[in-house]
RNA sequence: AACUUAUCAAGAAAGGUGGAGGGACUAGCCCUAUGAAACCUUAGCAACCUUCCUUUUUGGAAAGGUGCUAAAUCCUGUCCUUCAGAAAUGUUGGAACAGAUAAGUC
Numbered sequence: 001a002a003c004u005u006a007u008c009a010a011g012a013a014a015g016g017u018g019g020a021g022g023g024a025c026u027a028g029c030c031c032u033a034u035g036a037a038a039c040c041u042u043a044g045c046a047a048c049c050u051u052c053c054u055u056u057u058u059g060g061a062a063a064g065g066u067g068c069u070a071a072a073u074c075c076u077g078u079c080c081u082u083c084a085g086a087a088a089u090g091u092u093g094g095a096a097c098a099g100a101u102a103a104g105u106c
C1' cells in the first nucleotide's frame, strides 16, 4: 500500500518557535497578520485496544498504546426519494462512493 469490522450531528486549548497559508480532493462556503501550516511544552476530551472491580457479558473505574481538541466528516459530489417550483433550482430522508480514526488480517 491493500483488505475486513466498528464509529463519525456529542466532547475537549493555552503558551512558545515560526511567518502564509489552512479546512483530504471537486464546486461552494469558511478560518487566518487580533498570526495559517509545521514543530515543541503544558493542559484537556474521549474510551477503540489495554488494566482493575463487579459479573457472564452487562455495568463501573483508571488512563498504559493510539486518536482528537473551528464550523455535522463544514457543506457538496453517485443513485433513489419527499416537498415547493413552469423550469432552473432549492428542500426531506435513505443508500453508495470517498475520507478520518481504532482494532485486526495479509
Base pairs, nucleotide, nucleotide: 002105003104004103005102006101007100008099013042014041015040016039017038021031022030023029025077028074043069044068045067048065049064050062051061052060053059073098078095079094080093083090084089
Molecule: SAM riboswitch aptamer (S box leader)
Organism: Bacteroidota bacterium